[in-house]
Context: one part of a larger RNA
Molecule: large-subunit ribosomal RNA, domain IV
Organism: Thermoflexales bacterium
RNA sequence: CCCUCGUUAAGGAACUAGGCAAAAUGUACCCGUAACUUCGGGAGAAGGGUAGCCUGCUUCAGCUCAUCCAGUCGGAUGGGUUGAGGUGGGCCGCAGAGAGCAGGCUCUGGCGACUGGUUAACAAAACCACAGGUCUCUGCUAAGUCGUAAGACGACGUAUAGGGGCUGACACCUGCCCAGUGCCGGAAGGUUAAGGGGAGCGGUUAGCCGCAAGGCAAAGCUGCGAACCGAAGCCCCGGUGAACGGCGGCGGUAACUAUAACCGUCCUAAGGUAGCGAAAUUCCUUGUCGGGUAAGUUCCGACCCGCACGAAUGGUGUAACGACCGGAGCACUGUCUCAACGAGGGACUCG
Numbered sequence: 001c002c003c004u005c006g007u008u009a010a011g012g013a014a015c016u017a018g019g020c021a022a023a024a025u026g027u028a029c030c031c032g033u034a035a036c037u038u039c040g041g042g043a044g045a046a047g048g049g050u051a052g053c054c055u056g057c058u059u060c061a062g063c064u065c066a067u068c069c070a071g072u073c074g075g076a077u078g079g080g081u082u083g084a085g086g087u088g089g090g091c092c093g094c095a096g097a098g099a100g101c102a103g104g105c106u107c108u109g110g111c112g113a114c115u116g117g118u119u120a121a122c123a124a125a126a127c128c129a130c131a132g133g134u135c136u137c138u139g140c141u142a143a144g145u146c147g148u149a150a151g152a153c154g155a156c157g158u159a160u161a162g163g164g165g166c167u168g169a170c171a172c173c174u175g176c177c178c179a180g181u182g183c184c185g186g187a188a189g190g191u192u193a194a195g196g197g198g199a200g201c202g203g204u205u206a207g208c209c210g211c212a213a214g215g216c217a218a219a220g221c222u223g224c225g226a227a228c229c230g231a232a233g234c235c236c237c238g239g240u241g242a243a244c245g246g247c248g249g250c251g252g253u254a255a256c257u258a259u260a261a262c263c264g265u266c267c268u269a270a271g272g273u274a275g276c277g278a279a280a281u282u283c284c285u286u287g288u289c290g291g292g293u294a295a296g297u298u299c300c301g302a303c304c305c306g307c308a309c310g311a312a313u314g315g316u317g318u319a320a321c322g323a324c325c326g327g328a329g330c331a332c333u334g335u336c337u338c339a340a341c342g343a344g345g346g347a348c349u350c351g
Base pairs, nucleotide, nucleotide: 001346002345003344004343005342006341007340008339010337011336014335019332027051028050029049030048031047036041038169052091053090054089055088056087057086058085059084060083061082062081063080064079065078066077067076068075069074092096104330105329106328107327108326109325110324111322112321116128117127132167133166134165135164136163137162138161144153145152146151170317171316172315173314175247176246177245180244181243182240183239184238185237186236189235190234191233195229196228200224201223202222203221204220207216208215209214248266249265250264251263252262275309276306287303288302289301290300291299
């Protein structure tokens, strides 16, 4: 010096990113216990008191002896004994749950309702799941899934069922836009494949013309092939947002000023409703005001100028719950001021 422990004057979080670690609390009984609340809870809330040993009296219960009554169980009185209490008196120590094992507590926010699950071996969380809500598909040889298939699951179920998506207890709610994309419905018109259809054109050559070179050319065979007839789809016409998604700008205006209920104008499919708001979202920003502190970039309450909240990619609340994440306090302490001493084991020397 390192590890693991013990104790410490005065102070008591001044330490630190942060009370991390440590200390403190801790048992039983009695008293007592707030806001809030979904009336269950919160709650062991908080905060107090008592606890050993000897002895007197006393209550209850069990066992037991004697006597009496009854004589089947049993009852009464008195005594002994065991256990659990109640109430007095006394005794000792610094200390009586005498050692060990055994909640620290409170206030206030954020997120998630909760119990549960998760990155086996750096993350347990605000992530996942969850009951509940809602949309959608599916009429049974169901939809969906696995498989080339047979077949199987779904399900020996049948729409109060099964699959998929989103949301995520509960309470109050969930606004506007269907122009784009998706989905659903429609079928008049446009477009449109194979196929049908064959106008027409070509190849071949019996034949014909020609002195020849060559030209023309029926039938058959064969290549190409226009019009026209051809579904779904797309275009088109509607619907649909707890479908993907989206939810404006500029200028002016009130008898101080300021502001703008009001007006004008441009654009849009429609221009963000309720609620919330410097927020797990606020750049400017340590916004401004208030609270808490002697002093507060954090925290709490407000304001609203929302760079860039907002309604099931849910909005706002919410009792209970949380090894979650902030802020404050009480208690307590070697975390610190600031270090000291002690114990055991290492390190070091010898072997």